[in-house]
Molecule: transfer RNA
Organism: bacterium
């Protein structure tokens, strides 16, 4: 320098263009003499900008970060 891929709660991972789920975690309550386990409940997310569309995590363009391949 050229090409390809990935980017979603604190972590991991889903999601035909139509309500963003699941598990672990964290907080609160119950249970216990206490802790653990268990139960109920709450918490928190689409890398950034623009476009297409009635509607975008998803499609298009640009940027950023990371990974891989080539030189």
């Nucleotide at each position: 320098c050229g090409g390809a891929g990935u980017g979603u709660a604190g972590u991991g991972u889903a999601a035909c263009g139509g309500u963003a789920g699941c598990a672990c975690g964290a907080g609160a309550c119950g249970u216990u003499u206490g802790g653990g386990u268990c139960g109920u409940u709450u918490u928190a997310g689409u890398c950034c900008g623009a476009g297409u569309u009635c509607g975008a995590a998803u499609c298009u363009c640009g940027g950023c970060a990371c990974u891989c391949c080539g030189a």